Predicted 3D model of a 72-nucleotide RNA (transfer RNA) from Cloacibacillus porcorum. Its Rfam family is "tRNA". Gene Ontology term of the family: triplet codon-amino acid adaptor activity. About the family: Transfer RNA (tRNA) molecules are approximately 80 nucleotides in length. It is annotated as a transfer RNA. The RNAcentral record of the sequence draws on Rfam. Model confidence (mean pLDDT): 85 of 100.
[in-house]
RNA sequence: GGGGCUGUAGCUCAGCGGGAGAGCACUUCCCUCGCACGGAAGGGGUCGGGCGUUCAAAUCGCCUCAGCUCCA
Numbered sequence: 001g002g003g004g005c006u007g008u009a010g011c012u013c014a015g016c017g018g019g020a021g022a023g024c025a026c027u028u029c030c031c032u033c034g035c036a037c038g039g040a041a042g043g044g045g046u047c048g049g050g051c052g053u054u055c056a057a058a059u060c061g062c063c064u065c066a067g068c069u070c071c072a
Base pairs, nucleotide, nucleotide: 001071002070003069004068005067006066007065010024011023012022013021018055026042027041028040029039030038048064049063050062051061052060
């Protein structure tokens, strides 16, 4: 220098054009003498960044940033 993969909640990850979600974690309540376990409810996200395509983009295209990897 070139190619490929990944980037979504605090963490691990789904979601591949039309509701942003799960598990764990966190908060409150129930349960208990108390804790843990269990049950119920809830909070938390500029979808790495920018531009474009589209009526509509996490999803498609281009550029760019970071990490991993292959070639040179």